[in-house]
Parts: sequence; structure tokens; C1' cells
RNA sequence: AGCCCCGUCGUCUAGUGGCAAGGACAUCGGGCUUUGGACCCGAAAACGGCAGUUCGAAUCUGCCCGGGGCUA
Repeated sequence: AGCCCCGUCGUCUAGUGGCAAGGACAUCGGGCUUUGGACCCGAAAACGGCAGUUCGAAUCUGCCCGGGGCUA
């Protein structure tokens, strides 16, 4: 330098054009319990950035950023 893959709540992950963006763990509040744990109920929390396509983008396209890999 070129090419390929990846980037979603704190963590792991589902979602591949129309979802209230879901789940698990963790966190917080409540219940239960003598206390704690376990269990039950609830809450907060995310689409790497900027453009483009489209009536509509986490999803498709381009560039950039970050991570990994291959070639030279």
C1' cells in the first nucleotide's frame, strides 16, 4: 500500500429494509426472608462517525475511525 472480516445497553449476544431495537449476565428499586443467598416483580441502559439510496436504514452503498487477518 492493496484486499477480506468485524464494530448493537457495563459485558456477551439476537435482529440482514417497516420491531415499542429483544434476550442473558451484571447494576438499581421493590417483594419474600430474622439477615444474606436463592427466587419473584419492576427500572435504567445500545445500533462507531459523516454522507448517500429509499416513502422508510441497525440492516443497502461510499468515505472515515477503531480492532483482527492475508498478500507485497